[in-house]
RNA sequence: ACCCGCCAAGGGCAAUCCCGGCCGAAAGUCCGGGAGCGCAAAGUUCCGGUCUAAGGGCUGUCGCCUAUGAUCGAGGAACCGCCGGG
Numbered sequence: 001a002c003c004c005g006c007c008a009a010g011g012g013c014a015a016u017c018c019c020g021g022c023c024g025a026a027a028g029u030c031c032g033g034g035a036g037c038g039c040a041a042a043g044u045u046c047c048g049g050u051c052u053a054a055g056g057g058c059u060g061u062c063g064c065c066u067a068u069g070a071u072c073g074a075g076g077a078a079c080c081g082c083c084g085g086g
Base pairs, nucleotide, nucleotide: 002086003085004084005083012039013038016035017034018033019032020031021030023028037073043079044078045077046076047075048072049071050070051069055066056065057064058063
């Protein structure tokens, strides 16, 4: 370097719930505390899916379309990474 693994060890992330606070047009997010489903990449990036539609476009009206917003822990790929074994 490559392959495999998570029985461990040190850690990491954190579903969901409760309490308090904040941001946002919405979808939704963030912070602190408690409990902790689970995850060997539940780290990062890109693609793709999904949600929302402030703004923009269309419409006589009702409405419709659209991501630059958000989300994906049983989407795909690439890159980086702890420990152990081969």